[in-house]
Context: one part of a larger RNA
Parts: sequence; structure tokens; C1' cells
RNA sequence: CGCUGUCAAGGAACUCGGCAAAUUGGCCCCGUAACUUCGGAAUAAGGGGCGCUCUCAAAAGAGAGCCGCAGUGAAAUGGGCCAGGCGACUGUUUAACAAAAACACAGCUCUCUGCUAAGUCGAUUUAAGACGAUGUAUAGGGAGUGACACCUGCCCGGUGCUGGAAGGUUAAGGGGAUAGGUCAGCGCAAGCGAAGCCUUGAACCGAAGCCCCAGUAAACGGCGGCCGUAACUAUAACGGUCCUAAGGUAGCGAAAUUCCUUGUCGGGUAAGUUCCGACCUGCACGAAUGGUGUAACGAUCUGGUCACUGUCUCGACAGCGCGCUCG
Repeated sequence: CGCUGUCAAGGAACUCGGCAAAUUGGCCCCGUAACUUCGGAAUAAGGGGCGCUCUCAAAAGAGAGCCGCAGUGAAAUGGGCCAGGCGACUGUUUAACAAAAACACAGCUCUCUGCUAAGUCGAUUUAAGACGAUGUAUAGGGAGUGACACCUGCCCGGUGCUGGAAGGUUAAGGGGAUAGGUCAGCGCAAGCGAAGCCUUGAACCGAAGCCCCAGUAAACGGCGGCCGUAACUAUAACGGUCCUAAGGUAGCGAAAUUCCUUGUCGGGUAAGUUCCGACCUGCACGAAUGGUGUAACGAUCUGGUCACUGUCUCGACAGCGCGCUCG
């Protein structure tokens, strides 16, 4: 030094934090709150009993007695309570630093698909074949949300999707004007120049798409500023004005979100940057990228408390082992 064990008095003063350890523990009896989805919560909490012998005794049990410090006599064998955050739950995950508030989940919603379905797998630019499915819209695929309760507001201007087809634009292709080259011919020459061949290629015709017109937000997303005003003051139900597609509704709020900030007030402590309850000045909450609640559940996170303890005051001792010194 390591492992195991014990400890006076105190009992978390330790520490980021009760980490670790200790407490509790089995069976029987009594007893058991808030809350609740009426199932639970619950082994809630909190108490008492437990050995051996004899008698009555089938068993359970009752009575009498006996022993020890100690009777679930060893071992195995829940510490409890209060409050809050997150996630409903059982489950799943980073094999070997993360088990969670992440993923999944039933439930909810949107959307695609009428069957040779959509979607997907499958040798070369698209095969055969197969899955979907020996299924048929109460089915199958995709996306989001995530039990349950109460709800889910406004905006279609942008982007996307769906529908529309009058007009504009628009490819290949069709079309072939024009122009040029060549040369029969004409001309004294300069030059002109038919047909053919070659090159050029205008107008015009020409789909979807885009422009355009509508619809659609549980599609991607978005959801204002300034000024004034009430018989103390303060504040502003009210008014004015600018801008916008529309200006954040309900609910919640210093929050897993609050910078200023240890906000302010209250609670808890002798003392509390954490915690709980409020307030609202929301730097920069907000409604299925869901909002707010919520019994039960959790090797989850946060705060408090009882019990308990070598975590500590503060160290000591014992056993075993490693190491070192001497031999």
C1' cells in the first nucleotide's frame, strides 16, 4: 500500500453529489395517507411475533414450562418518506468510455395505391423473375406525432403538392423563304447566269414544363413597429399612424428555453448561485418540428427529509496479501 473486518463520542460536519459503506431484509398477524385512469398507489408508512420441551392435539392452534446477549440464532434475503423535471407504460440502443430525456411503442392525423396496385428487389438505360400477397382501400406503402384527458388558433404572399387550361414562352421534328458556291449558255470585256448538285436555313406548325389561375398548413414554413390617452401617480380597456400573406389565440412562462440574473416576493436553512410556490419585464415559449395537465412506471435527472453509518472530526486495531529492509 491492497483486500476483508471491527470501533469510544459525534452522525454527512465529508463531498460536485451520502460516491462508497451502513441501515432494511424472510414468514405470520395488526395496520396503512395524499392522489387515482378505481386497476392501483401498497411489502405504502408504522407496529408485534418467530427457539426448545411437555400436555391437549390427525393439521392448524391453545395451555404450561425451559435456555441463551441474541430463536428468519449461519447463509441467502427491499432502507423509507416528501416535492419537482423528462419520457405515458413493458421494451430497444452506441459488442469494448454514453442505457438516457435518445429509438421504438399502442393510439392520432395526413398522403399514395382500383390490382399486371402503389412501393421495392432484381445483368449492362431499364430483362426474365420475385416481394407486396395466394392480400384487395376495415388492405398495402410513405410521412409526421407519440398512452390517456382537455385541446390543437391566424396566415396560401414565398417554396412544395394537387387541379386547371384561355393566353405568353418553349425542344426534337415538320417547313422551306432568302442568300451563297459550282457551270450549260449569253457577252468584246466587266459581268449576268436556267436546270441540277452542294451549302445556308427566315416565316409558319409544334408537347410537357415554366409564366399564369385556383385549392391546400396534423405540407416546408411564418405569426409586427411607432405615438398619444382615465379626476394623485402609475398603467392603458381606448384612439391615431406605418407596414404585412397574416401579425402569436388557448395554455404555459427566469422554464432541459431568461442574456441582463444569484430578477423580485414567499417557503425551506443559523446561513440556500441549487430546489419548491408565485409574479410576467417571454434577450429568444406556444399549439401533432404538437400545447397544457396527468395516476402508474424508471439501474433516469434535481431538491429536501427520517433512519443509518469510519464519508468525515481523526484516526486506531485485527486477519490475509503485495512491496521493501535485514538474514